The prediction has a mean pLDDT of 79. Predicted 3D model of an 89-nucleotide RNA (c-di-GMP-I riboswitch aptamer) from Paenibacillus sp. Leaf72.
[in-house]
This record gives sequence, C1' cells and structure tokens, in this order.
RNA sequence: UACACGAAAAGGCAAACUCAGGGAAACCUGAUGUGCGCAAAGCUAUAGGGGCUUCAUCCUUAAACAGGAUAUGCUCGCCAGCUGCCGAA
Repeated sequence: UACACGAAAAGGCAAACUCAGGGAAACCUGAUGUGCGCAAAGCUAUAGGGGCUUCAUCCUUAAACAGGAUAUGCUCGCCAGCUGCCGAA
C1' cells in the first nucleotide's frame, strides 16, 4: 500500500416468524421484537442477464371467478456495475 485474503477488535446490516399498515398479486414499510445469515446483505431495477407476480390488456371458450400470453409491477439476501471499513497470517 490493499490486487488478493479473512484472524482479532470496534461498529453496521437483518432471513424466517409474530403483530400493524399498504398492494390485485409478487412484494413493500414499520416494531426498544427476534437473529437465518452477510465484508459490501452499502448504492443502482428510467444499463444488461436471471427470477417472481398478472390488476389491466389480448387470445382460447357458449360463457366464466377456467386456461394461455404479455410488464408498465416486484426482486440488488441471484449474477452484474459503481463505491467502500479494519489489518493478523
């Protein structure tokens, strides 16, 4: 010094669940809650891939509250991009 690596210490985040609220749903927000885990579990979804959902729209159907397609909805705790704390071996 920090490409790589992850011992110690300090600080940080918070899965599932419960309760309350929002939403058609996916999911989101909150809690002196809790603690699965995380060195980027910080930021970015009006840059890309992946995943989830289907109110509306379209198609099928005699018809439908049935079936199918589609993101403009959601996810950064899937990858990716950008930024970044500490310093033993």
The RNAcentral record of the sequence draws on Rfam and Ribocentre. NCBI's taxonomy places the organism under Bacteria, Bacillati, Bacilli, Paenibacillaceae, Paenibacillus.